A computed fold for a 350-nucleotide part of an RNA from an uncultured bacterium, annotated as small-subunit ribosomal RNA, central domain. The full RNA is in RNAcentral, with records from ENA and SILVA. The prediction has a mean pLDDT of 80.
[in-house]
Context: one part of a larger RNA
RNA sequence: CUGGGCGUAAAGGGUGCGUAGGCGGUUAAGUAAGUUGGAUGUGAAAGCCCAAGGCCCAACCUUGGAACUGCAUUUGAUACUGCUUGACUAGAGUACAGGAGGGGAGAGCGGAAUUCUUGGUGUAGCGGUGAAAUGCGUUGAUAUCAAGAAGAACACCGGUGGCGAAGGCGGCUCUCUGGAAUGUUACUGACGCUGAGGCACGAAAGCUGGGGGAGCAAACAGGAUUAGAUACCCUGGUAGUCCCAGCCGUAAACGGUGUCGACUUGGUGUGGGAGGAAUUAACCCCUUCCGUGCCGGAGCUAACGCGUUAAGUCGACCGCCUGGGGAGUACGACCGCAAGGUUAAAACUC
Repeated sequence: CUGGGCGUAAAGGGUGCGUAGGCGGUUAAGUAAGUUGGAUGUGAAAGCCCAAGGCCCAACCUUGGAACUGCAUUUGAUACUGCUUGACUAGAGUACAGGAGGGGAGAGCGGAAUUCUUGGUGUAGCGGUGAAAUGCGUUGAUAUCAAGAAGAACACCGGUGGCGAAGGCGGCUCUCUGGAAUGUUACUGACGCUGAGGCACGAAAGCUGGGGGAGCAAACAGGAUUAGAUACCCUGGUAGUCCCAGCCGUAAACGGUGUCGACUUGGUGUGGGAGGAAUUAACCCCUUCCGUGCCGGAGCUAACGCGUUAAGUCGACCGCCUGGGGAGUACGACCGCAAGGUUAAAACUC
């Protein structure tokens, strides 16, 4: 490099946008770089291969054929103006924890919970566990009532429900804003798909500066357990968790399944729309489009299983794999404040 592959055996990039490149709907006419059919010339001889023959056979030799998959010339075949089915746009009503910012101010100020503070009642325990102890408590705890403060998270609704490209998103409300599906016409007229580099986004933890700090809680301390116990259990507890600004760029970033398009029996739920029939109206019922689950047919699969949301049958483009360890390591380079990240070997060994 080819071949074969990538749900679980090695292998889909965390996700999107998009440059170059690759690929590209339909109709008619002309040209033919490329592609392709035919013809002609050339492709030395020898050798290889095939057939026949000559040395007793063979090696060897002779004759003939084939081949030389190539190159050149010539002659034929095959692509843009239009179209609307791909894509986009406009107007209509719709659903949504999609994103960003703000608000609850002056009496009230979303509510529950937790902790703390103050005051009242009240007395000896509370707390915790398998059992205990450390701990808290006569300086009055726990319990209970009232008032106040603080920070964080939003029970029920809540759902194999919804939205988002992914990460992810859940009290209420206001402003701004993104996308989607549906339905009917209308507009543009291939404007498309994919996408090496590149750019942007990207959980948690971590980092820098400034705030904040109720609860929880790495580290740490103590108490238990134990042969030991640098753990599991308990009492405490600091970073952190929260906010603002800026970094980091990784995850079992998972559907372990790249994106887009076409085609291929069904059943049953659920979310959003449109239509029909019926009805006073709504629900129910039927049809259809989009999404999201389950079960299963053909087919596929090593099996498990997948099965119109494919892992079925095909096409376009990208990424990736090539025995285990060494190793996602060393060195170099780039990025980062650092932690580290990205790219990425070899010796050796089985």